[in-house]
């Protein structure tokens, strides 16, 4: 330099062809216990790497940029 993959909650990841984003763990509260842990119940937390375009509507499609990663030279 060229080609590809990935980027979504604190972490690991879902979300089949566009219809308004979820799970597990972690965190907070609460019940239970003499007290922890474990367990049950409840709660908070992201407008989806950044920007633009298409569309009534974009995490999803298109383009540019950034980052990580794999391959080729």
């Nucleotide at each position: 330099g060229c080609c590809g993959u990935u980027g979504u909650a604190g972490c690991u990841c879902a979300c089949u062809c566009g219809g308004u984003a979820g799970a597990g763990c972690a965190c907070c509260g609460u019940a239970u216990u003499g007290g922890u842990a474990a367990u049950g119940c409840g709660g908070a937390g992201g407008u989806a790497g950044c920007g633009a375009g298409u569309u009534c509507g974009a995490a999803u499609c298109u383009c540019g940029c950034c980052a990580a990663u794999g391959g080729c030279u």